[in-house]
RNA sequence: UGGGUUGGCCAGGCGGCCGCGUGGGAAGCGUCUUCGCUUCUCCCGAGGAACGUCCGGGCUCCGCAGGGCAGGGUGGUGGGUAACGCCCACUCGGGGUAACCCGCAGGCUAGUGCCACAGAAAACAGACCGCCCCGGCAGCAAAGCUGCACGGGGUAAGGGUGAAAAGGUGGUGUAAGAGACCACCAGCGCUCCGGGUGACCGGAGCGGCUAGGUAAACCCCACCCGGAGCAAGGCCAGACAGGGCACGUUUGAGGGCUGCCCGCCCGAGUGUCCGGGUAGGCCGCUGGAGGGCGUCGGCAACGGCGUUCGUAGAUGGAUGGUCGCCACUGCAGGCCGGUAACGGUCCUGCAGCACAGAACCCGGCGUAUCGGCCAGCCCAUCCA
Numbered sequence: 001u002g003g004g005u006u007g008g009c010c011a012g013g014c015g016g017c018c019g020c021g022u023g024g025g026a027a028g029c030g031u032c033u034u035c036g037c038u039u040c041u042c043c044c045g046a047g048g049a050a051c052g053u054c055c056g057g058g059c060u061c062c063g064c065a066g067g068g069c070a071g072g073g074u075g076g077u078g079g080g081u082a083a084c085g086c087c088c089a090c091u092c093g094g095g096g097u098a099a100c101c102c103g104c105a106g107g108c109u110a111g112u113g114c115c116a117c118a119g120a121a122a123a124c125a126g127a128c129c130g131c132c133c134c135g136g137c138a139g140c141a142a143a144g145c146u147g148c149a150c151g152g153g154g155u156a157a158g159g160g161u162g163a164a165a166a167g168g169u170g171g172u173g174u175a176a177g178a179g180a181c182c183a184c185c186a187g188c189g190c191u192c193c194g195g196g197u198g199a200c201c202g203g204a205g206c207g208g209c210u211a212g213g214u215a216a217a218c219c220c221c222a223c224c225c226g227g228a229g230c231a232a233g234g235c236c237a238g239a240c241a242g243g244g245c246a247c248g249u250u251u252g253a254g255g256g257c258u259g260c261c262c263g264c265c266c267g268a269g270u271g272u273c274c275g276g277g278u279a280g281g282c283c284g285c286u287g288g289a290g291g292g293c294g295u296c297g298g299c300a301a302c303g304g305c306g307u308u309c310g311u312a313g314a315u316g317g318a319u320g321g322u323c324g325c326c327a328c329u330g331c332a333g334g335c336c337g338g339u340a341a342c343g344g345u346c347c348u349g350c351a352g353c354a355c356a357g358a359a360c361c362c363g364g365c366g367u368a369u370c371g372g373c374c375a376g377c378c379c380a381u382c383c384a
Stems, first nucleotide, its partner, number of pairs: 001380010012326007020045002023042008047355001051366002054364005059229004071225005076090005091105001092103004106220002111218002113214003128159002130155006136148005167185006186210001188207008233283004242274006254266004290309008328352007335344003
């Protein structure tokens, strides 16, 4: 310098004008009130994913002695965590020259099932070609040899099919062959020794000669899981129609005058419950498993301690629009450097500036994203 790989960060800035929402203050109005409305003013007002709602928890209500069945989920080991299907470290397997990345990584030796196409045969293996033996027939004069659109049998060494054909190499053996037997190797199982918390790793011995794949097929094993969700849940609490009950219509319910009684006046309806804990309003509601920094423990995820920081909370749902300047990116032109290719912290013009967006709150995962910045590591090349 080029390429790769891993991790982290940013998500345009400033100002003017107009507008929206929560909250505070002031003034005005209303039935002049701890209420409502209007106006002015001040502070504050989305994200790295606020998204998808896939997983886990907090919180709330319901259920629940304990255990089991059914159903669902998870699946190497150890750790982290409130918890997880997340994260960290390690093991094993796979990819890459490497940094590094990927793994739905228990059990087909519990049982059952399935294995397209091709192929003779796809799992109690299998005879299409080939090879070999016997018989038959033919050729050569014959023994014998050679051959065959023939019959019976043996054979898994060779060919061919397939993703996969029932260990590999060499030898013995045989009519030809075959773990039939032998040596070595691979692999499987068991036992023992050593290391490791463990997954597992290293080594020794023995065994039968050898075992196909598939559990994201049923299933088996181990572990985990009660249900519903802020429209959870709690508090305040109407109006009209209609209906029930009580009292009452000159034996006067109820109302007005009134502090109360008497009295006077009006007088046919009045009160209460259902409708309905409905409509509506308020709370829940945002300070939490919170962030930054330092320090200690730990390989790390993370945890302990100290210090410090701090304003969304809408409910038809606010967080926006516009203008100017600057920044960034691209293109075109100019200028400068260079023989040129090309380069430039310069000037001008034009264009672009993502994905998206709170709705009870957190931890993850997944997905989207114009671009930019920083750091570690690896490979190649060049220079010293």

Model confidence (mean pLDDT): 77 of 100. Predicted 3D model of a 384-nucleotide RNA (Bacterial RNase P class A) from Arthrobacter sp. JZ12. It matches the Rfam family "Bacterial RNase P class A". About the family: Ribonuclease P (RNase P) is a ubiquitous endoribonuclease, found in archaea, bacteria and eukarya as well as chloroplasts and mitochondria. The model forms 94% of the base pairs in the Rfam consensus.